[in-house]
RNA sequence: GUGGAAGGCUGGACGACCGCUGCCCGACAGGGGAGAGGAAAGUCCGGACUCGACAAAGCAGCGGUGCCGGGUAACGCCCGGGCAGGGCAACCUGACGGAUAGCGCCACAGAAAACAGACCGCCUUUCGGUUCGCCGACAGGCAAGGGUGAAACGGUGGGGUAAGAGCCCACCGGGGGCAUGGCAACAUGGCCCGCAUGGCAAGCCCCACCGGGAGCAAUGCCAAAUAGGGACCUCGCGUGCGUCUCGAUCCCGCCUGCGGGAUAUCGGCACAGGGCGGCUUUGGCCCGAGAGGUCCGGGUUGGCAGCAGGAGCCAUGUGGCAACACAUGGCCUAGAUGAAUGGUCGUCGAUCCCGCUUGCGGGGGGACAGAAUCCGGCUUACAGGCCUUCCACGCAA
Numbered sequence: 001g002u003g004g005a006a007g008g009c010u011g012g013a014c015g016a017c018c019g020c021u022g023c024c025c026g027a028c029a030g031g032g033g034a035g036a037g038g039a040a041a042g043u044c045c046g047g048a049c050u051c052g053a054c055a056a057a058g059c060a061g062c063g064g065u066g067c068c069g070g071g072u073a074a075c076g077c078c079c080g081g082g083c084a085g086g087g088c089a090a091c092c093u094g095a096c097g098g099a100u101a102g103c104g105c106c107a108c109a110g111a112a113a114a115c116a117g118a119c120c121g122c123c124u125u126u127c128g129g130u131u132c133g134c135c136g137a138c139a140g141g142c143a144a145g146g147g148u149g150a151a152a153c154g155g156u157g158g159g160g161u162a163a164g165a166g167c168c169c170a171c172c173g174g175g176g177g178c179a180u181g182g183c184a185a186c187a188u189g190g191c192c193c194g195c196a197u198g199g200c201a202a203g204c205c206c207c208a209c210c211g212g213g214a215g216c217a218a219u220g221c222c223a224a225a226u227a228g229g230g231a232c233c234u235c236g237c238g239u240g241c242g243u244c245u246c247g248a249u250c251c252c253g254c255c256u257g258c259g260g261g262a263u264a265u266c267g268g269c270a271c272a273g274g275g276c277g278g279c280u281u282u283g284g285c286c287c288g289a290g291a292g293g294u295c296c297g298g299g300u301u302g303g304c305a306g307c308a309g310g311a312g313c314c315a316u317g318u319g320g321c322a323a324c325a326c327a328u329g330g331c332c333u334a335g336a337u338g339a340a341u342g343g344u345c346g347u348c349g350a351u352c353c354c355g356c357u358u359g360c361g362g363g364g365g366g367a368c369a370g371a372a373u374c375c376g377g378c379u380u381a382c383a384g385g386c387c388u389u390c391c392a393c394g395c396a397a
Base pairs, nucleotide, nucleotide: 001393002392003391004390005389006388007387008386009385010384012348013347014346015345016344017343018342020035021034023032024031025030037368041379042378044377045376046375047374048373049215050214051213054283055282056281057280058279059278062211063210064209065208066207067081068080069079070078071077082096083094084093085092086091097206098205102204103203104200105199106198119146120145121142122141123140124139126137127136128135129134154172155171156170157169158168159167174193175192176191178189179188180187181186219305220304221303222302229296230295231294232293233292234291235290238271239270240269241268246267247266248263249262250261251260252259253258254257273287274286275285276284312331313330314329315328316327317326318325319324352363353362354361355360356359
């Protein structure tokens, strides 16, 4: 200098004028101070929070994740490591447990696609022919060579053989086992071996781990209004307790607050029974005469809260390879509700384009994109600018 890889920041600046919304001060006028992102997008994960009598444990069903270790509130996320693949490399990617639990699939081509098979071929005995090179027939041996295919039942080399083959040997590969290092995934080294049993699980499945549902249009309060509406269906609708009452009502008597009696179809209490995310157990709760469902019809469409102080942000220090954790100090940064956060002017101004006196003039005027309960991630989109580190090649000193 050129090309590449990883990470981070920014994504117009300054001034003036006018405008909008919340909050605070003020009697008013007015003043103060704040006001849309790195993705606010996707709604793909994980939660906080809210509601519903459910809660714990187990099983089932459905769904999710899938190498090892760590981080986190948690995750399918992040960090570090291992292995495999791509790349000269920096780096990138991984749907990364199991094919000996079982089932299923591998089209076409090909001889043959799981424990297979001979299309072209190689070798040999016998017989026949012969131009003496070989050809043909029957029989036997072979799967090393060629072909087909995504993949052909180990690979390369040598020995051996009639020709061949792990038939034998060396190395690789595969299986078993030992030692060393490591928390581990794994790595390295040695020993033994019948020389060896395809692939697909992002096919069903098996194994391990995780997981109830719905969601801020959740939910709570206030105000208002209507028709405390109508029809149908399912399940259930039983027992007991009375007076020193748990409370209440009634009757009689009387010494006027005492005595006796009645009422359980007066309230209430208890039990049986029924119900509460698919089942069971335990515990708890509701009903105990109601509970649930479907359809038709009517009223309300208002206000307040939820609503922003958080698993918050920033700085420094300590620990850690790091993700991150802890400590100290500082900060408070939209809360709208048909939806505010804007408009105009002037100056400067990026990429880019033109001209030229090579740094000057002119033109030009900036990507993706708008909060709506919030947070941690992932994914996708992004004109231009700046910074840091690393790799390869070339050149110079």
A computed fold for a 397-nucleotide RNA from Tropicibacter alexandrii, annotated as Bacterial RNase P class A.
The model forms 97% of the base pairs in the Rfam consensus.
Rfam family: Bacterial RNase P class A. The family's RNA type in Rfam is ribozyme.
Its mean pLDDT, the model's own confidence on a scale to 100, is 77.
It was read from a public genome assembly, where an Rfam model found it.